[in-house]
RNA sequence: UGCUCAUCCAGAGGGGCAGAGGGACCGGCCCGGUGAAGCCCCGGCAACCAUCGACUGAGCGUCGAUUCAGACCAUUAUGGUCUGGGCUAGCUCACGAGACCGGUGCCAACUCCGACUCGGACCGCGCCAGCGGUGACCGGGACAGAUGAGGG
Numbered sequence: 001u002g003c004u005c006a007u008c009c010a011g012a013g014g015g016g017c018a019g020a021g022g023g024a025c026c027g028g029c030c031c032g033g034u035g036a037a038g039c040c041c042c043g044g045c046a047a048c049c050a051u052c053g054a055c056u057g058a059g060c061g062u063c064g065a066u067u068c069a070g071a072c073c074a075u076u077a078u079g080g081u082c083u084g085g086g087c088u089a090g091c092u093c094a095c096g097a098g099a100c101c102g103g104u105g106c107c108a109a110c111u112c113c114g115a116c117u118c119g120g121a122c123c124g125c126g127c128c129a130g131c132g133g134u135g136a137c138c139g140g141g142a143c144a145g146a147u148g149a150g151g152g
Base pairs, nucleotide, nucleotide: 001152003150004149005148006147007146008145013042014041015040016039017038021031022030023029026114027113028112043107044106045105048103049102051099052098056094057093058092059091060090068084069083070082071081072080073079074078111144116141117140118139119138120137121134122133123132124131125130
């Protein structure tokens, strides 16, 4: 820098330095000298990744499994089969409540709202078939963006 997938109406702030901006972009509407951005310290939220993992289910196991040694086969890690030793009752897989000392992220407002489109609502016109409109309202989708994970 680009791609794929998942999530985005929940949640969680104090202090210090600093000194005028910030909420991605555009339009709104907000936040901000009762102190914005940024940096630092401490705290917290959450559960995407990692780790552990209850319950449940399936399979294997007292005809001795798992573990250990050797041989052979396939293989990147590793797995399978056989033989032997030893010992006793567990082992493997799936799901995953939950935990969390790890890697990120986040801690005004639904991603603050809209922006394109569809439906509703409302308004106007109408030859009663419909047509047009709303920076306002309700719902769906798309676009864009953010965060994570995995590739390039």
Predicted 3D model of a 152-nucleotide RNA (SAM riboswitch aptamer (S box leader)) from a Micrococcales bacterium. The organism belongs to Micrococcales, within Bacteria. It matches the Rfam family "SAM riboswitch aptamer (S box leader)". Rfam describes the family as follows. The SAM riboswitch is found upstream of a number of genes which code for proteins involved in methionine or cysteine biosynthesis in Gram-positive bacteria.